[in-house]
Molecule: small-subunit ribosomal RNA
Organism: uncultured organism
RNA sequence: GCGCGCCUAACACAUGCAAGUCGAACGAAGUCCUUAGGAGCUUGCUCUUUUUGACUUAAUGGCGAACGGGUGAGUAACGCGUGAGGAACCUGCCUCAAAGAGGGGGACAACAGUUGGAAACGACUGCUAAUACCGCAUAGGCCCACAGCUCCGCAUGGAGCAGAGGGAAAAGGAGCAAUCCGCUUUGAGAUGGCCUCUCGUCCGAUUACCUAGUUGGUGAGGUAACGGCCCACCAAGGCGACGAUCGGUAGCCGGACUGAGAGGUUGAUCGGCCACAUUGGGACUGACACACGGACCAAACUCCUACCGGAGGCACCAGUGGGGAAUAUUGCACAAUGGGGGAAACCCUGAUGCAACGACUCCGCGUGGAGGAACAAGGUCUUCAGAUUGUAAACUCCUGUUGUUGGGGAAGAUAAUGACGGUACCCAACAGGGAAGUGACGGCUAACUACGUGCCACCAGCCGCGGUAAAACGUACGUCACAAGCGUUGUCCGGAAUUACUGGGUGUAAAGGGAGCGCAGGCGGGAAGACAAGUUGGAAGUGAAAUCUAUGGGCUCAACCCAUAAACUGCUUUCAAAACUGUUUUUCUUGAGUAGUGCAAAUGUAGGCGGAAUUCCCGGUGUAGCGGUGGAAUGCGUACAUAUCGGGAGGAACACCAGUGGCGAACGCGGCCUACUGAGCACCAACUGACGCUGAGGCUCGAAAGUGUGGGUAGCAAACAGGAUUAGAUACCCUGGUAGUCCACACUGUAAACGAUGAUUACUAGGUGUUGGGGGAUUGACGCCAUCAGUUCCGCAGUUAACACAAUAAGUAAUCCACUUGGGGAGUAGGACCGCAAGGUAGAAACUCAAAGGAAUUGACGGGGGCCCGCACAACCAGUGGAGUAUGUGGUGUAAUUUGAUGCAACGAGAAGAGCGGUACCAAGUCUUGACAUCAUGCGACGUGCAUAGAAAUAUGUAUAUCAUUCGGGACGCAGAGCCAGGUGGUGCAUGGUUGUCGUCAGUCUAGUGUCGUGAGAUGUGGGGUUAAGUAACGCAACGAGCGCAACCCCUAUGGUCAGUUAGUACGCAAGAGGACUCUGGCCAGAUUGCCGGAGACAAAACGGAGGAAGGUGGGGAAGGGGUCAAAUCAUCAUACCUUUUAUGACUCGGGAUACACACGUACUCCAAUGGCGUUUAACAAAGAGAAGAGAAGUCGCGAGGCAGAGCAAAAGUCAGAAACAACGUCCCAGUUUGGAAUGCAGGAUGCAAGUCGCCUGCACGAAGUCGGAAUCGCUAGUAAUCGCAGAUCAGCAUGUUGCGCAGAAUACGUUGCCGGGCUUUGUACACACCGCCCGUCACACCAUGAGAGCCGGGGGGACCGGAAGUCGGUAGUGUAACUGUAAGGAGGAAGCCGCCGAAGGUAAAACUGGUGAUUGGGGUGAAGU
Repeated sequence: GCGCGCCUAACACAUGCAAGUCGAACGAAGUCCUUAGGAGCUUGCUCUUUUUGACUUAAUGGCGAACGGGUGAGUAACGCGUGAGGAACCUGCCUCAAAGAGGGGGACAACAGUUGGAAACGACUGCUAAUACCGCAUAGGCCCACAGCUCCGCAUGGAGCAGAGGGAAAAGGAGCAAUCCGCUUUGAGAUGGCCUCUCGUCCGAUUACCUAGUUGGUGAGGUAACGGCCCACCAAGGCGACGAUCGGUAGCCGGACUGAGAGGUUGAUCGGCCACAUUGGGACUGACACACGGACCAAACUCCUACCGGAGGCACCAGUGGGGAAUAUUGCACAAUGGGGGAAACCCUGAUGCAACGACUCCGCGUGGAGGAACAAGGUCUUCAGAUUGUAAACUCCUGUUGUUGGGGAAGAUAAUGACGGUACCCAACAGGGAAGUGACGGCUAACUACGUGCCACCAGCCGCGGUAAAACGUACGUCACAAGCGUUGUCCGGAAUUACUGGGUGUAAAGGGAGCGCAGGCGGGAAGACAAGUUGGAAGUGAAAUCUAUGGGCUCAACCCAUAAACUGCUUUCAAAACUGUUUUUCUUGAGUAGUGCAAAUGUAGGCGGAAUUCCCGGUGUAGCGGUGGAAUGCGUACAUAUCGGGAGGAACACCAGUGGCGAACGCGGCCUACUGAGCACCAACUGACGCUGAGGCUCGAAAGUGUGGGUAGCAAACAGGAUUAGAUACCCUGGUAGUCCACACUGUAAACGAUGAUUACUAGGUGUUGGGGGAUUGACGCCAUCAGUUCCGCAGUUAACACAAUAAGUAAUCCACUUGGGGAGUAGGACCGCAAGGUAGAAACUCAAAGGAAUUGACGGGGGCCCGCACAACCAGUGGAGUAUGUGGUGUAAUUUGAUGCAACGAGAAGAGCGGUACCAAGUCUUGACAUCAUGCGACGUGCAUAGAAAUAUGUAUAUCAUUCGGGACGCAGAGCCAGGUGGUGCAUGGUUGUCGUCAGUCUAGUGUCGUGAGAUGUGGGGUUAAGUAACGCAACGAGCGCAACCCCUAUGGUCAGUUAGUACGCAAGAGGACUCUGGCCAGAUUGCCGGAGACAAAACGGAGGAAGGUGGGGAAGGGGUCAAAUCAUCAUACCUUUUAUGACUCGGGAUACACACGUACUCCAAUGGCGUUUAACAAAGAGAAGAGAAGUCGCGAGGCAGAGCAAAAGUCAGAAACAACGUCCCAGUUUGGAAUGCAGGAUGCAAGUCGCCUGCACGAAGUCGGAAUCGCUAGUAAUCGCAGAUCAGCAUGUUGCGCAGAAUACGUUGCCGGGCUUUGUACACACCGCCCGUCACACCAUGAGAGCCGGGGGGACCGGAAGUCGGUAGUGUAACUGUAAGGAGGAAGCCGCCGAAGGUAAAACUGGUGAUUGGGGUGAAGU
């Protein structure tokens, strides 16, 4: 700048205003002026008469007020839209045309007087005018009823011409005048209205029947006009599954929003139509109203009142209250455009034009531009170097859109008249001054860091975020987006092919009706002709304007506005075409059916017959059990069972044949025979000639269970009883057992009624089996070939999300029906229909979730399967679990009993060694830049000895008094400032590193290229055999590789060779010599399935054998793929964050970690005779250690040990005696000559110290224990078991641990099962992966909902009562100006009264629909309940 602005209460309204105007229709009144007088006097004023003119106005009268303006309550309707029709109609003002206006009459307002009332408003008497009202005359047209002619049409009919009869008109005003404006009748037009019709116009069938003026006719009435519009009579019709009626909702349209379109939603502003004016009813006036700002009545509400009675209607414009999330000024002007009146001037106009308010929408513009690095300060982050905010600012220069001030100043207006408005616009001056916010920053989605918080506080559109390092919360810095706006919320469309007309589906995701018959409906074979409904093309009319689109133009641009064009995909009429569909005529045979000839079959119904078996009854034989189970028991049996033989009764079912065989629409059908009966297939080609397909409703059939009535009942068997099992067992198992199962007749009407696959038709590679039939060929059986109808498997194309389907389609097409639209709530509720009932059919909503589901993939898992391995089981040996002791853990207790480790994989483990110390714990006493580290500065000591106090640390006193030097300074120590130092404090779920474990298991390891799959993925690394092995070979859409396996390394077993002192020893007494053996150390050799054999696939490899020290990785060790366990460790170490700082740091002493009712783990010693003890034989090893050490000989002691000190830094000397064993003796089966605990006494060594709290010795005393319950561990050969030796740690302390050797077994049938592991396959609703997932009750809280004695409403219909206003009809009596009559009177109209209809209101009953309700039913959701 242009637009827009109560969407809610059609709720109630104070105040002002929105419809008046005409004196040129009319009488009158008032004011002023003019003319001519009169009276009074204050002589220029008052009163009064006359006269001219102007102005104003209440009435009468005319026109208008039915337009304009508002609102959307009602209305599902000819209301609206659209296109027709009116031969069934009206139309004031306006236009054109024709003809007229003669002559009379009586009133009523105003006004005056009287009078009622508070008021509103009246009443009576009297006067008066008109373009007000009423007769008479005239009548070209006109109207009425007749009869005639002509023409026309679309049925009723219409138009024109002429005839005779009857009827109906008029008004004047202005002007000097011309003339103008009016008046009456008629015709035509225009405009506006009214009526009828085609088509279209929301949702619900859990609304299926509705209708009595209803449908039609005849005749009156009524209307402008048709019509049941109304009335009387007659007839019985009318509407409806193409959805009547009923219920709910709603003003309709041009258009608007959205969308590619088709559609979907919507109906503000602007425009057209309709309806309404507080609610309901009815009329009057008028050209038009049943009337927003008129009247009457009723009702509700408000107001006034003197209480008698009155007044009112903002859904006009402003405005007020109220409601609400929410919507403006009690403004200016008639200047413009329109409207009403008027001859005009003019008046009126909240229509309208403008202004005010509102970022409410759309559009435009600005908030400065250029330069400017010390990259200022400040902020933020930081790896402390810096980075970023950032040329951004400051600063310098410039410009003036906007702003302020001043000046000029429109168009809109043809001559005048401008609310807007001194507005738009133009000029000048001034000055960076007055002018930037909002949201976001995890992904979608552009934009990140720090701090705070700590599953809290919060955020969140969806996924989701937050439990101490949050890019997601809050704040800050920074960044991104848009910008005078930005963000949120709500609504609609889109995306959504997610209701699919365009344009979806139904085997398994939601979805095929259980099956058939069949009315309506839909669809339908070949040929020819006709018609033209559908269809196609042309033309005409219409589709208002505005909007949209295109072009051009006007406001500085744009929004906006103007013009032109196109478009409005529609409807109507008409002309043509005849291919297709349709209708109709004729015709055909291939679809369909009929006849004929054959064939197969558990098709159905009824009747009869048969044998086997079970049970029961009778009898015989026979005796103690039978039966049943995983094992038992209940049960049966000496009243004789079971078993067995014979006889009988009764019911039900039909072995073998029997078959992915047959029949039937499905359900279903199985001994044999008879009767009746339905359907199918093949051949043939005689007959009919499209007779067909599908099929909403409807009808029929329809397993099992169940129901009713009556039978029947052998076996089986819900319910029920008993016995078991079990924690329980209302189950599984067992013994019994009733309904039922069977028959007849009725009902029920459902199933995983499944091929989870509707019916019909046609087409589209094959192969194979089977059932029924006919054909060809053949002498003929079988077999073969082609074929029709069924039925099974495989498979191509194609389809499919995949799985899969694949001529029996889930392929390609066609027709018809049924069904589906996220999961739960729920196939539930209430209502309806069916049923005897049980129940069935049909079938929601609130609420809640973000999924539910399908198919396939990889893993994991399975009390799934297959294969394989392992001391996994089995076999054997020895143990643990029992006792005592040692040691560790738990628990308890304590000032503290420091801490971590907790199934395997914690518990003789960290700890290869707790008296102090270490020490982390406790008590007490001390220190605070510190016990330890670095850095300014100053000083030169520190320390040691002694003394005192103290538990010591420590404090005080005293004595003593630096080192080297390049002379700068340094080392060391003290003092000292602040940065700091310190922490075995926390988090192993923040981490590194290290380690355990599955497991030395062979692979859940890996990627490249290729191939397969839409993809996740697969293949490789699936197969058969083989290995200890994913070892190696064969095969293979895979090929070639890597990490693992194996090998390479060490020890050991044999030999050779070389070397060898300290070893060893043939010589020797020894010294010495020598260098063979043993031994030691190097280097080699050897073993590779190499050789032979038979099997195996001619392979790999396995088995057997020979030779060999060793034979199939010879035996050990080290070495541990990719991963799992948030496994262990912050207390080895390192480290992030947090925390502490006169203490959670540091020092000292003492205590504790060693406690002790108890429980568990690991060991030692035992319980004895395969033994204990003693003596003797000094029987025989390996591997180690040693200088602050190991320590010999000798000697002392009962002994531990002492004294002593040779030789030894070690093949030398020492520790050091190995022990079991062997031999001899003794004990004689006992709590012992077993066992040694615990205790007492006496000692030894270590050490500052042995009380808490160590080890050893001697003497004495001599506990439990007599082989160990459930359970459980180890081990496959130089192994188990047994025996001792040595080392590390260490002053001392070993039943632990690490090594060493001596001696030295048994057993393995085998892999079914247990445990663990590997491969493979299968199922899965698991994927933090079975320690998974998950169902229901109960308890608690909340939410919505059904039922419920009832209670309270709502709208609608019918019945009855009631009866206002009012139209219409009637009307004795009352009363009456015009006309008529001389008059009486008459005609006419009026009030009143009566009648029909009739709103409000009332009564009673019923139906429908809401709210609420003690209690109650299920449902949903919740924290870690059960």